About this RNA
Predicted 3D model of a 380-nucleotide RNA (Bacterial RNase P class A) from Nocardioides aequoreus. Taxonomically the source falls in Nocardioides (Bacteria, Bacillati, Actinomycetes, Propionibacteriales). The model forms 96% of the base pairs in the Rfam consensus. The sequence was found by an Rfam model in a public genome assembly. Rfam family: Bacterial RNase P class A. The family's RNA type in Rfam is ribozyme.
[in-house]
RNA sequence: CGGGCUGGCCGGGCGACCGCGGCGCACCCCUCGGGGAGCGUCGAGGAAGGUCCGGACUCCACAGGACGAGGUGGUGGGCAACACCCACCCGGGGUGACCCGCGGGAUCAGUGCCACAGAGAACAGACCGCCACGCCGCGAGGCGCGGCAAGGGUGAAACGGUGGUGCAAGAGACCACCAGCGCCACGGGCGACCGUGGCGGCUAGGCAAACCCCACCUGGAGCAAGACCAGACAGCGAGCGCUCGAGGGUGGUCCGCCCGAGCUCGCGGGUAGGUCGCACGACGGGGUCGGCAACGGCCCUGCUGAGAUGGAUGGUCGCCAACCGGGACGGUCGCGAGGCCCCCGGCGAACAGGAUCCGGCCUAUGAGCCAGCCCGUCCG
Numbered sequence: 001c002g003g004g005c006u007g008g009c010c011g012g013g014c015g016a017c018c019g020c021g022g023c024g025c026a027c028c029c030c031u032c033g034g035g036g037a038g039c040g041u042c043g044a045g046g047a048a049g050g051u052c053c054g055g056a057c058u059c060c061a062c063a064g065g066a067c068g069a070g071g072u073g074g075u076g077g078g079c080a081a082c083a084c085c086c087a088c089c090c091g092g093g094g095u096g097a098c099c100c101g102c103g104g105g106a107u108c109a110g111u112g113c114c115a116c117a118g119a120g121a122a123c124a125g126a127c128c129g130c131c132a133c134g135c136c137g138c139g140a141g142g143c144g145c146g147g148c149a150a151g152g153g154u155g156a157a158a159c160g161g162u163g164g165u166g167c168a169a170g171a172g173a174c175c176a177c178c179a180g181c182g183c184c185a186c187g188g189g190c191g192a193c194c195g196u197g198g199c200g201g202c203u204a205g206g207c208a209a210a211c212c213c214c215a216c217c218u219g220g221a222g223c224a225a226g227a228c229c230a231g232a233c234a235g236c237g238a239g240c241g242c243u244c245g246a247g248g249g250u251g252g253u254c255c256g257c258c259c260g261a262g263c264u265c266g267c268g269g270g271u272a273g274g275u276c277g278c279a280c281g282a283c284g285g286g287g288u289c290g291g292c293a294a295c296g297g298c299c300c301u302g303c304u305g306a307g308a309u310g311g312a313u314g315g316u317c318g319c320c321a322a323c324c325g326g327g328a329c330g331g332u333c334g335c336g337a338g339g340c341c342c343c344c345g346g347c348g349a350a351c352a353g354g355a356u357c358c359g360g361c362c363u364a365u366g367a368g369c370c371a372g373c374c375c376g377u378c379c380g
Base pairs, nucleotide, nucleotide: 001376002375003374004373005372006371007370008369009368010366012320013319014318015317016316017315018314020043021042022041023040024039025038027036028035029034045351049362050361052360053359054358055357056356057222058221059220060219064255065254066253067252069218070217071216072215073214074088075087076086077085078084089103090101091100092099093098104213105212110211111210112207113206114205127152128151129148130147131146133144134143135142136141160178161177162176163175164174165173179203181200182199183198184197185196186195187194188193226276227275228274229273235267236266237265238264239263240262247259248258249257283302284301285300286299287298288297289296290295323346324345325344326343327342330341331340332339333338
């Protein structure tokens, strides 16, 4: 210098004018329900998003039993919890930095499936082929019967690989080495697992994101949870039930538990307002200690600081930061190429917006910026 990998940062600042929501102060109007204007103060995000996980909180037995259903799935740790995070293991990819894995079990639980092609797809198989014998033919060869699985061919996958012995031809039939599998011993590691040595029969296909098995986890509903206040209305008919209890909580079923005097249907009538929940919390910032890290302990410090309810944060202008391009003179650094200051011009954005709150994941996105590492090339 070129190409690449990983991690992180920012998500603008100041001023003027206009405009919006909450709260406080004081003012005006009023039909006492409220409305209006002024000043002060506060007023979205890194994803507020998708609503995919996990929790807090609320209600129902603060949640119980059985069956069912669902989820998670290498190991160790972190966390309130998780399907998240960190570290490691194993497998795969890359020259490498590094990346990817929906990563328990398919030989002793059992069942099932393996498209197309192919003769044959799981205790398999013989299409071409190789070989012995018999018959036919002058011959090339053909037919029949049997042996074989080396070579060819199909496929994602064909029941170990290479070399030799052997044989009519062959074959783990036998031998040597190698690969793989299982068992044992020793050593290392908390563990997943790894290393070394020995033995074995010689060989075992894949799929569990198929049923299933194993281990662990999960009660249900959700802020329209839930609580309170105010207000409106009109009853009629039928059926069932009142402790021998209908119905409800209960939302997969049953049991159990609790409430229980009303419930269901039809017709008719009324309402659809307000307050709380709701902003101090697994909170933010800094330091220090422990830990490889995720993270945790301790100390200091900050906090009325958005709480709307058809839902408020916006618009215009100017200057600037940051970035890009160019540059005659000037300043400064450098041996130099050139860098910085300076001057001129451009750009000064995107994605998107709370609705009970929090931790994650995923997705979207901009003028951009920083650091570490890897590979290649050149120079010293």